The RNA shown here (transfer RNA) has 77 nucleotides and comes from a Planctomycetota bacterium. The sequence was found in a public genome assembly. It matches the Rfam family "tRNA". Rfam describes the family as follows. Transfer RNA (tRNA) molecules are approximately 80 nucleotides in length. The coordinates come from a structure-prediction model, not an experiment, and the mean pLDDT is 80. Taxonomically the source falls in Planctomycetota (Bacteria, Pseudomonadati).
[in-house]
RNA sequence: GGCGGUGUAGCUCAGCUGGUUAGAGCGGAGGAUUCAUAAACCUCAGGUCGAUGGUUCGAGUCCAUCCACCGCUACCA
Numbered sequence: 001g002g003c004g005g006u007g008u009a010g011c012u013c014a015g016c017u018g019g020u021u022a023g024a025g026c027g028g029a030g031g032a033u034u035c036a037u038a039a040a041c042c043u044c045a046g047g048u049c050g051a052u053g054g055u056u057c058g059a060g061u062c063c064a065u066c067c068a069c070c071g072c073u074a075c076c077a
Base pairs, nucleotide, nucleotide: 001073002072003071004070005069006068007067010026011025012024013023019057028044029043030042031041050066051065052064053063054062
C1' cells in the first nucleotide's frame, strides 16, 4: 500500500426489512431492610449511535469520504 472486520451508556454487548419515544447485563447514585455489613429487593441518573457529508417524509440502520483499533496479505530492508 491492498483486502476484510469492528466502532452504540463508565465496561461488555444487543438493536430485525429504515418508522413515534435507542436497550440489556455489570458498574454508579439513592431508597428500603439490618444492631451493623454483604447478598437479594425497589427507584433513578447516565448516549454527538467514531467524524463529516449525502439519499429519504424519516437514518444507529442505506451511500461516499475520513479517523481509530484488530486481522490477513503484498512490497522494501